[in-house]
Molecule: c-di-AMP riboswitch aptamer (ydaO/yuaA leader)
Organism: soil metagenome
RNA sequence: GGCUUAAUUCCAUAGUGGAAGCGGGGGAUAUACGUCUGGGGUGAAUAGCAUGACAUCUUUCUGAAUGCUUAGGAUUACUCUCGAUCCGAAUCCGUCAACUAACCUCGUAAGCCAAUUGAGAGGA
Numbered sequence: 001g002g003c004u005u006a007a008u009u010c011c012a013u014a015g016u017g018g019a020a021g022c023g024g025g026g027g028a029u030a031u032a033c034g035u036c037u038g039g040g041g042u043g044a045a046u047a048g049c050a051u052g053a054c055a056u057c058u059u060u061c062u063g064a065a066u067g068c069u070u071a072g073g074a075u076u077a078c079u080c081u082c083g084a085u086c087c088g089a090a091u092c093c094g095u096c097a098a099c100u101a102a103c104c105u106c107g108u109a110a111g112c113c114a115a116u117u118g119a120g121a122g123g124a
Stems, first nucleotide, its partner, number of pairs: 001113004008020004021108006031098001038096001039093004047069004072087004078122005
């Protein structure tokens, strides 16, 4: 100095904190819909096929891990498009929440880099 992301800036302080900006959740009427096979939230991170550990008396089923693909997402140090490359996780609530005016409430972590590498058009 830049990238993913809401995750930045300012003020104050012995300590404690506060504000702005940017994000998330809860929450009427009307409308819509579901659970009982639980359901729901954050997030791009959904779905399918193959193989198949462990468990089990048998059969069937389930199913960790792995591989391939996929809804979807990110990336060129001005913008857009094409191409190319990569990601396609994790975790929280705890039987409960659709949307939702007023209103209430919470977060502002973390990780990474000469940054994958080109083309066209436009702008400055």